Source information:
The RNA shown here (small-subunit ribosomal RNA) has 1553 nucleotides and comes from an uncultured prokaryote. It matches the Rfam family "Bacterial small subunit ribosomal RNA". Its mean pLDDT, the model's own confidence on a scale to 100, is 82. RNAcentral holds the sequence, with entries from ENA.
[in-house]
RNA sequence: AGAGUUUGAUCCUGGCUCAGAACGAACGUUGGCGGUAUGCUUAACACAUGCAAGUCGUACGUGAAAGCUUCCUUGGGGAAGUGAUUAAAGUGGCGCACGGGUGAGUAACACGUGGAUAAUCUACCCGACAAUCAGGGAUAACAUUUCGAAAGGAAUGCUAAUACCUAAUAAGCCUACGCCCUCCUCGGAGGAAGUAGGAAGAAAAGGUGGGGACCUUCGGGCCUACCGUCAUUGGAUGAGUCCGCGGCCCAUUAGCUAGUUGGUGGGGUAAUGGCCUACCAAGGCAACGAUGGGUAGCUGGUCUGAGAGGAUGAUCAGCCACACUGGAACUGAGACACGGUCCAGACUCCUACGGGAGGCAGCAGUGGGGAAUUUUGCGCAAUGGACGAAAGUCUGACGCAGCAACGCCGCGUGAGUGAUGAAGGUUUUAGGAUCGUAAAGCUCUGUCAGUGGGGAAGAAUUGUUCGGUGGGUAAUAUUCACUGAAUUUGACGGUACCCACAAAGGAAGCACCGGCUAACUCCGUGCCAGCAGCCGCGGUAAUACGGAGGGUGCAAGCGUUGUUCGGAAUUAUUGGGCGUAAAGCGCGUGUAGGCGGUUUUUUAAGUCUGGUGUGAAAGCCCGGGGCUCAACCCCGGAAGUGCAUUGGAAACUGGGAAACUUGAAUACGGGAGAGGGAAGUGGAAUUCCCAGUGUAGAGGUGAAAUUCGUAGAUAUUGGGAGGAACACCAGUGGCGAAGGCGGCUCUCUGGACCGAUACUGACGCUGAGACGCGAAAGCGUGGGUAGCAAACAGGAUUAGAUACCCUGGUAGUCCACGCCGUAAACGAUGGGUACUAGGUGUUGCGGGUAUUGACCCCUGCAGUGCCGCAGCUAACGCAUUAAGUACCCCGCCUGGGGAGUACGGCCGCAAGGUUAAAACUCAAAGGAAUUGACGGGGGCCCGCACAAGCGGUGGAGCAUGUGGUUUAAUUCGACGCAACGCGCAGAACCUUACCUGGGUUUGACAUCCCCUGACACUCCUAGAGAUAGAGUUUUCCCUCGGGGAGCCCGGUGACAGGUGCUGCAUGGCUGUCGUCAGUUUGUGUCGUGAGAUGUUGGGUUAAGUCCCGCAACGAGCGCAACCCUUGUCGUUAGUUGCUAACAGUUCGGCUGAGCAUUCUAGCGAGACUGCCGGUGUUAAACCGGAGGAAGGUGGGGAUGACGUCAAGUCCUCAUGGCCCUUAUGCCCAGGGCUACACACGUGCUACAAUGGCGGCUACAACGGGCAGCGACAUCGUGAGGUGAAGCUAAUCCCUAAAAAGCCGUCUCAGUUCGGAUAGGAGUCUGCAACUCGACUCCUUGAAGUCGGAAUCGCUAGUAAUCGGAGAUCAGAACGCUCCGGUGAAUACGUUCCCGGGCCUUGUACACACCGCCCGUCACACCAUGGAAGUCGGUUGCUCCAGAAGUGGCUGAGCUAACCCUUUGGGGAGGCAGGUCCCUAAGGAGUGACCGGUAACUAGGGUGAAGUCGUAACAAGGUAGCCGUAGGGGAACCUGCGGCUGGAUCACCUCCUU
Repeated sequence: AGAGUUUGAUCCUGGCUCAGAACGAACGUUGGCGGUAUGCUUAACACAUGCAAGUCGUACGUGAAAGCUUCCUUGGGGAAGUGAUUAAAGUGGCGCACGGGUGAGUAACACGUGGAUAAUCUACCCGACAAUCAGGGAUAACAUUUCGAAAGGAAUGCUAAUACCUAAUAAGCCUACGCCCUCCUCGGAGGAAGUAGGAAGAAAAGGUGGGGACCUUCGGGCCUACCGUCAUUGGAUGAGUCCGCGGCCCAUUAGCUAGUUGGUGGGGUAAUGGCCUACCAAGGCAACGAUGGGUAGCUGGUCUGAGAGGAUGAUCAGCCACACUGGAACUGAGACACGGUCCAGACUCCUACGGGAGGCAGCAGUGGGGAAUUUUGCGCAAUGGACGAAAGUCUGACGCAGCAACGCCGCGUGAGUGAUGAAGGUUUUAGGAUCGUAAAGCUCUGUCAGUGGGGAAGAAUUGUUCGGUGGGUAAUAUUCACUGAAUUUGACGGUACCCACAAAGGAAGCACCGGCUAACUCCGUGCCAGCAGCCGCGGUAAUACGGAGGGUGCAAGCGUUGUUCGGAAUUAUUGGGCGUAAAGCGCGUGUAGGCGGUUUUUUAAGUCUGGUGUGAAAGCCCGGGGCUCAACCCCGGAAGUGCAUUGGAAACUGGGAAACUUGAAUACGGGAGAGGGAAGUGGAAUUCCCAGUGUAGAGGUGAAAUUCGUAGAUAUUGGGAGGAACACCAGUGGCGAAGGCGGCUCUCUGGACCGAUACUGACGCUGAGACGCGAAAGCGUGGGUAGCAAACAGGAUUAGAUACCCUGGUAGUCCACGCCGUAAACGAUGGGUACUAGGUGUUGCGGGUAUUGACCCCUGCAGUGCCGCAGCUAACGCAUUAAGUACCCCGCCUGGGGAGUACGGCCGCAAGGUUAAAACUCAAAGGAAUUGACGGGGGCCCGCACAAGCGGUGGAGCAUGUGGUUUAAUUCGACGCAACGCGCAGAACCUUACCUGGGUUUGACAUCCCCUGACACUCCUAGAGAUAGAGUUUUCCCUCGGGGAGCCCGGUGACAGGUGCUGCAUGGCUGUCGUCAGUUUGUGUCGUGAGAUGUUGGGUUAAGUCCCGCAACGAGCGCAACCCUUGUCGUUAGUUGCUAACAGUUCGGCUGAGCAUUCUAGCGAGACUGCCGGUGUUAAACCGGAGGAAGGUGGGGAUGACGUCAAGUCCUCAUGGCCCUUAUGCCCAGGGCUACACACGUGCUACAAUGGCGGCUACAACGGGCAGCGACAUCGUGAGGUGAAGCUAAUCCCUAAAAAGCCGUCUCAGUUCGGAUAGGAGUCUGCAACUCGACUCCUUGAAGUCGGAAUCGCUAGUAAUCGGAGAUCAGAACGCUCCGGUGAAUACGUUCCCGGGCCUUGUACACACCGCCCGUCACACCAUGGAAGUCGGUUGCUCCAGAAGUGGCUGAGCUAACCCUUUGGGGAGGCAGGUCCCUAAGGAGUGACCGGUAACUAGGGUGAAGUCGUAACAAGGUAGCCGUAGGGGAACCUGCGGCUGGAUCACCUCCUU
């Protein structure tokens, strides 16, 4: 520090995810040791048991027992002493308000920070000062009686105090005065020598020790010391109260408040205060967020982060709150009190049923909850606390130990050497590689654990004893303070640590290995099982699942899960955005607020700088030190960005004052304008009415129909009515804030602009709320209604057509008034100010030159367009009218969907608007641009693509192939073009792969091993055959005991074999686009990039063929050419070819002869736009012409670029993997592939006279032939048979060519056409023609009279037509391939159909239009809304009732202390009781809010290949979308207005060159 993921690829936007760190964690798995921290995050749920707060006899009165000793004894026991300054309970004092726990409540002066208290208190402690005096009456304990189950009381009687009470005195307090001093907010407050007055008013005559004189009741007094007590004062500590500032969410909480806000009097408190009360006033708080709701203890800190921040508030520390729930007070210095009291409630326990007891959120522990959190341990040795004079006691605070890898830190599980690279595992291309120096082996070491031995620090005190110095004292006593020595005290614990011994011995796992992300192979599985953080793996070769081997990473841990921060600049202060990605309010006026021109002066709030105080400790950081290191701990420092206070500065901002004119405004003069309101008025057109002319149609459409019209339409003429809108002008022209505004005239009125002066003097900009305006549609009331026209009706179209088209037509459109408040209300661009190259139009006003004037030219201001530089932008693009550079203010955004929806609020008559979520779900959604592909987009071009022609197919019969069906099997493959006379250039057996049956198992075939025999052959028997049985014969070679080669029988296993599967694992081959003209690359350039350029453009070509131009210049594969063939000529060569001349002839080139010609087959020539003319850019090229056998590629063939179709083929062959192995292999016989209601393809033959039939008669070429072609002769009607010459072929044969030609006949018929079908008879091949061959003859004589929709081929030696040959092959072509004969027609042309190429355009497609995709309906699941109700929680208001308790009043009952007294009593005071106010729980009624649940219901989301349509993306086939209204199964359709985020064509305008 980044990475993965949207796409075919790219850039951007944007979300999701990962890598890091952390944790009081949990889970899985594994686990050696130590140190040090930490350990109920959930039920503030309920708690058994034990302990957690007592102490003091130096405050007080009582006061045992056991034991021991002694004495007595009747031997049972008793008494005394001691125990005993005892235990125990009680009175009293102090403590129990600390320490410890928890975080429920609390959004608050609760906390933090800084102040205030002049508005306060403070026990114990410290300092100072002064005291400690005279008396009194009770009461517990105890005893007796008594009630009760108990808890616990009651009565009577006795007694003490440092318990209680009264009186005295003093300081102090209060009031008034007060020279004077201090502070101050100027109101006041405080201090103060002193004077006067007033009310109330202290104590413990205590405790202990010691003591010389004196007194004594022998206790003591008295003195003294210490400890107490009391008063005042100061301090310290702690606490109370108040204030400024700071720190959560929701505005779908906007108004709240009646003791409320203030005042006065009174009360109350330690103290201010509505804290409380009476009266008076009507205030107080709030958009800088009151009130309400939700959540939450706050902080130091902790985690993270570069920081700013974000999250958090365990352990430790500070503060607060709470103590079963609610309320209340008492005591006290302090509480409204965790281990106190009272009451109410819930719960638990005891009970004799009458009544009682309890509160672990103390430490352990239990149950419960939960993913989850420890021992009912030891000790007060240390530290700290309470009490005490002290010893000491108490202390679950604390110190330790135990449990837990829960965290952090440290250590170990060994080290060195060791290559037969052992064995074994894994893998393999079978060689090897790897685990791997790893192991074994050898040599060492000894940490930890183990055994044995030694063995700390933590301990300082206090006390006691003996000293020293000092205080105090009358004192040398006692005592106090300091100090020295001795002695005493350890839970942990025989622990830490040290030494010795033995022994490599006891000690390694976990996760991961597709990318991110370090690490790869084999096997298994087969969209299954499973994995997954994201992308995504798995459908038979999975580095992604499971196992294994190997590897990588961490390591006593490792992974997973959860949470937080980071990455995330993904809430952006640092540090983001808003034209098109999410995002500018529809527009204005303007309040609060924010911001604000120039100069001078002042102030010092902001700002800057210095000082002071504070910012607790711990923590973080730095330095040092202590545990062997580290973690951990200790010491010191720094920091703590803050707050307060104080001094200074005055540039900037703010405040005050004074000025200025440039911002802004006003006045004056002008011209421009569809700016607005109101009134009037005009013509054209549509429609209607009347009248005339006139006659059969009109209208409408793609075509029609509905409709109108003989009752006279349409058309046309004249007249009239009425409503609405204003052609031309008209213009990227004008005006307005926007919406918007268009005939003309008048009137009222707003704004902008220009010019020149004057005046005001910052008056400005923006603008949350607020208010106003705001297209169309829509709503209300009343008018109006010509045209148009939602709805509706009808007609068409269509599979349907709730649409598009047509005919009608109502709301509405228009007017008045009132609502609505939304639009793609758009420049998808908020407003203002300033600055930053230009060019060119246009509108308004002005200036200059010139002119009679218009125009033109230069120039200023204000608008409005286009192009363009810098700059910006993801790109597109913007560019002085910014999307540039800056500032100010407002609005808005934060992934897609859910959803601009639900609920709630506000507005509205309604429609609806506005504000505006969540659950759930996805990993994308999106912008711009790129390359393709596609378009019922465009342009250019080509092709038998259409057109023009010729002939077919589709109809018939047959042949053949396919589908389907059938079958035991009808083997398999091929399926649009590019499967279907295809694989098959030939299924009777064989082929053959299929079926049935019969057999066989190392096999029909290959290699190796063993054995026998050379090989082998023949016939017989059984059988359908395979096969089985039987029989016969026998030496190939040699260095010959035996061996070798080949073959056969038999045997053993390795293996053979498979037309079994996968063409979607493959090679090879092939088809197709397409013989289309394309497809790429190097370098350079452009672009952030994908990519572009080149390859586009202008011409031209069959061609990316060539030329020109050009940021391109070259090159490769294609095109063309080179190759074959054909067409002309030359030459060479003439046999089997040829025959012109010569000769012969059987008249046949037959023979001689010849090679001239034809021909054959070699080599050459020829054609290249070479020549001429024209056109063209002086080009390429095209057109025409000449010559030529041939002319612009002469004709034909071979030749098939990059690639596409997972195209075809595992059944040609090869091949990975899988499968079968007495079978899916092999052999055999028979059957099947030949079936047949049907459908399709390809053909043949026809339907006839351009013909059929009969007769006669010409002219070819390519080929083939020895298991062959077979002349010729002969027989047969014929297929063919017999005999047989020749030929291994330019020699012989196949071989007749046919159509054509000539003659004759038929005469338009189902025929002398046509030949199917069928009967009979044959021929040939073959082992064999039954299933199932071809051919022949005789007979039979079907359909068919030119073929619907549709569709195919062909552009010249072509189509058509005619025959011939060949391959395969025993036989079996109407198929296939080749050959020649005869031999046309037509092409205007490129509008249309199909296919293709190039350019361009749109795109939501990229599996690429056979694409993508929308909505209803049906089914399943999920979350949510509504809902009659119902349940629960919180809370307001109105009431009822009212415990305990404080307070008030009362107190006829009761009453020790004080007073009076006549001693009877009275008074003062108090207590019980009663009553009143307040008040908790409780109850009633009525609201509000929140939540759960619910019949039913609504929409949403997600689901496999459901249904219906096809709305959108291309002009998406009616351009789409926005708002609104109506309609419709649904997407949607239609009306009105708007937008371009519409393609295409044309025109206009403008700009550039």